[in-house]
RNA sequence: AACUUAUCCAGAGAGGUGGAGGGAUUGGCCCGAUGAAACCUCAGCAACCGGCCUGCACGGCACGGUGCUAAUUCCAAUAAGCCUGAGGCUUUGAAGAUAAGUU
Numbered sequence: 001a002a003c004u005u006a007u008c009c010a011g012a013g014a015g016g017u018g019g020a021g022g023g024a025u026u027g028g029c030c031c032g033a034u035g036a037a038a039c040c041u042c043a044g045c046a047a048c049c050g051g052c053c054u055g056c057a058c059g060g061c062a063c064g065g066u067g068c069u070a071a072u073u074c075c076a077a078u079a080a081g082c083c084u085g086a087g088g089c090u091u092u093g094a095a096g097a098u099a100a101g102u103u
Base pairs, nucleotide, nucleotide: 001103002102003101004100005099006098007097008096013042014041015040016039017038021031022030023029025077026076027075028074043069044068045067048065049064050063051061052060053059073095079091080090081089082088083087
């Protein structure tokens, strides 16, 4: 990097450095000098993989490896259906994110 499988309406932030961007992309809509990104420290959430406990698992712990801590993946994106005054709703797939595995 590519592929496969699973999950994505739950949950969880303070401080320091820094100094204008950020929310993948496009459109929208938001966040940001009452301090963006990034980095560091500490804390937390979750339980995918490993480990451990047991009644040996669809349960528990949170020790190790990841991940995450504004907004449903912030909303939409393709297709189908339903209601409709604007518009809204449901299902689906594409894209993306994370984990585990394979090449």
Molecule: SAM riboswitch aptamer (S box leader)
Organism: Weizmannia acidilactici